[in-house]
The prediction has a mean pLDDT of 80. Predicted 3D model of RNase P RNA and transfer RNA as a complex of 444 nucleotides. It holds a member of the Rfam family "Bacterial RNase P class A". It is annotated as a ribozyme.
RNA sequence: GGAGUGGCCCGGAUGGUCGCGGCAGGGGUGUAAACCGCCUGUCGAGGAAAGUCCGGGCUGCACAGAGCGGAACGCCGGAUAACGUCCGGCGGGGGCGACCCCGGGAAAGUGCCACAGAAAACAGACCGCCAGUUAUCGUUGAUUUCUGGUAAGGGUGAAACGGUGCGGUAAGAGCGCACCGCCCCGGCCGGUAACGGACGGGGGCACGGUAAACCCCGUUCGCAGCAAGGCCAAAUAGGGAAGCGCCAAGCGUGGCUCGCGCUUGCUUCCGGGUAGGCUGCUCGAGCCUGUCAGUAAUGGCAGGCCCAGAUGAAUGACCAUCACUCCUUCGGGAUGACAGAACCCGGCUUACAGGGCCACUCCGUAU
RNA sequence: GCCCUCGUAGCUCAGCUGGAUAGAGCGGUCGCCUCCUAAGCGACAGGCCGUGCGUUCGAAUCGCGCCGAGGGCACCA
Numbered sequence: 001g002g003a004g005u006g007g008c009c010c011g012g013a014u015g016g017u018c019g020c021g022g023c024a025g026g027g028g029u030g031u032a033a034a035c036c037g038c039c040u041g042u043c044g045a046g047g048a049a050a051g052u053c054c055g056g057g058c059u060g061c062a063c064a065g066a067g068c069g070g071a072a073c074g075c076c077g078g079a080u081a082a083c084g085u086c087c088g089g090c091g092g093g094g095g096c097g098a099c100c101c102c103g104g105g106a107a108a109g110u111g112c113c114a115c116a117g118a119a120a121a122c123a124g125a126c127c128g129c130c131a132g133u134u135a136u137c138g139u140u141g142a143u144u145u146c147u148g149g150u151a152a153g154g155g156u157g158a159a160a161c162g163g164u165g166c167g168g169u170a171a172g173a174g175c176g177c178a179c180c181g182c183c184c185c186g187g188c189c190g191g192u193a194a195c196g197g198a199c200g201g202g203g204g205c206a207c208g209g210u211a212a213a214c215c216c217c218g219u220u221c222g223c224a225g226c227a228a229g230g231c232c233a234a235a236u237a238g239g240g241a242a243g244c245g246c247c248a249a250g251c252g253u254g255g256c257u258c259g260c261g262c263u264u265g266c267u268u269c270c271g272g273g274u275a276g277g278c279u280g281c282u283c284g285a286g287c288c289u290g291u292c293a294g295u296a297a298u299g300g301c302a303g304g305c306c307c308a309g310a311u312g313a314a315u316g317a318c319c320a321u322c323a324c325u326c327c328u329u330c331g332g333g334a335u336g337a338c339a340g341a342a343c344c345c346g347g348c349u350u351a352c353a354g355g356g357c358c359a360c361u362c363c364g365u366a367u
Numbered sequence: 368g369c370c371c372u373c374g375u376a377g378c379u380c381a382g383c384u385g386g387a388u389a390g391a392g393c394g395g396u397c398g399c400c401u402c403c404u405a406a407g408c409g410a411c412a413g414g415c416c417g418u419g420c421g422u423u424c425g426a427a428u429c430g431c432g433c434c435g436a437g438g439g440c441a442c443c444a
Stems, first nucleotide, its partner, number of pairs: 001363010012322007020044007027036003046338001050349002053347005058225004065258004070221005075089005090103005104216002109214002111210003126154002128150005135143003162180006181205001182203005188197003229279004239270006248264005272443003286305008324336001325334003368440007377393004386424001395411005417433005
């Protein structure tokens, strides 16, 4: 200098003018409730507020019960309120490397494996090779028929039932042997464990893939969601139809059975009315700094801080200066990403103009 | 805010228990028929199956993430 890997951060700043929402205090109107920026102070979007994909809090239904069914997850250990998240390991695969990706079981059972190919799952003779045999030519052979042996060679396929060599044989073959690989068993060593290591014994080798097919094993999950739930107010026809019941049914928010609770009716459809207010509602697994424990995720302790609560839904616009990026005739000019809270948190995923920082790898060059 | 459903020729839909060159009807183009048109008959074109990644030998079909479209909900009696 070039190429690359992993991680983190920022998401314009300051001032002025006008404007919007919340809260507190004051003021004005009003008997009061309340209303009015009229004044002062103070706060006012995000790293993803997004998608609503997981998990938890909270609320209601037995402060949630049993069984079946269903769903999700899946190496090991840890973190956590919890998780499908995160951290640290283990094994396999990819990359020269930094690093990245994947993760129960296919020797419990069932299903599927198109086309091609002889044969596709308790394998299989199309060509070839070998032995016997039939026929012809006519002679130590060639061609051919049939029977059998053979998985070393060819060809097909995503996949063809260990590899190399020697022996062996009619030709061949773990058929035998040596080495390599594989499987099973045993104790030993290291590790919490997944697993790793060396050793001994046995087995010629038996077990193809697919579980994001059914399934098996293990773990977890009751259901619903702030339009939950509670309170107040207003208005209307407590009307009509259908279905199931009248002591057994119905309802209690996915399905069935039981249990428990409630009711004597309930469900659905049509029709009618209101679409107003208060609460839940924001101080919380909260943020910042320091320190301690831990490899880390994370947790403990100390000090400091208060940081939106709207609902016809506030959080904006303009000007000046500075900074970044781009263009330039060096006077200046132009642009500003993705996107916006709605009960609250922890994650994941996705979008993002431009900029900054840290660690590491490979190549080239110079010393 | 919350909860569901669906994306396949221009339009309406099949196929989605994996094995294709992805079909059907209407529509379109060309030809035949007719004096001409319609109807009828024949032929043809038209699709990266919304999109990306994965599982598998193989994906419209299975899994996950995005994008787009559509639908539903409150309270009272």